[in-house]
RNA sequence: UGGCCUCUUAGCAUAGUUGGCAGUGCGUUCGCCUUGUAAGCGAAAGGUCGCGGGUUCGAAUCCCACAGAGGCCU
Numbered sequence: 001u002g003g004c005c006u007c008u009u010a011g012c013a014u015a016g017u018u019g020g021c022a023g024u025g026c027g028u029u030c031g032c033c034u035u036g037u038a039a040g041c042g043a044a045a046g047g048u049c050g051c052g053g054g055u056u057c058g059a060a061u062c063c064c065a066c067a068g069a070g071g072c073c074u
Base pairs, nucleotide, nucleotide: 002073003072004071005070006069007068008067011026012025013024014023020057028044029043030042031041032040050066052064053063054062
């Protein structure tokens, strides 16, 4: 310098593929419990699924280009 492979989903860690309602744990907030705190129990908020296109009735998922991270080769 160039080529190839894997990954990118909530604040953090991640699940979700023969295309059909976006989930879990931790954290955060509120409530219950407690003399009080922690623990425990319950609830809620929080997502342009890296970005832009394409295919499709329908895309986190399939295809193309780009960006970022890691690895291998040159």
Predicted 3D model of a 74-nucleotide RNA (transfer RNA) from Entamoeba marina. Rfam family: tRNA. On this family, see Hou, Trends Biochem Sci 1993: "The tertiary structure of tRNA and the development of the genetic code". Rfam classes the family as a transfer RNA. Its mean pLDDT, the model's own confidence on a scale to 100, is 83. The organism belongs to Entamoeba, within Eukaryota. The sequence is in RNAcentral, with records from ENA.